[in-house]
A computed fold for an 87-nucleotide RNA, annotated as c-di-GMP-I riboswitch aptamer. Of the family's consensus pairs, 95% are formed in the model. It was read from a public genome assembly, where an Rfam model found it.
RNA sequence: CAUCAGUGAGGGCAAACCCGCCGAAAGACGGGGACGCAAAGCCUCCGGCCUACGGCGCAGAAGCGCUACGGUAGCGGGGUUGCCAAC
Repeated sequence: CAUCAGUGAGGGCAAACCCGCCGAAAGACGGGGACGCAAAGCCUCCGGCCUACGGCGCAGAAGCGCUACGGUAGCGGGGUUGCCAAC
């Protein structure tokens, strides 16, 4: 000095699961809880994945198929911002 690697200090986030709550669902949010995380801060632009209320199609019906305008940033890429810091 904060560019790279390892180990560490302070501080940070918080999977599963449980409770509450919103939602058609996926899933989100709040509390508890820690599997992990150096951007596990933020953004759906690209690909993936999840869901399918509504819409469209099929069906006598039950129902089935397709569909994102809904999600996932803790699936990956990309964009953007950035704290502390010893050996």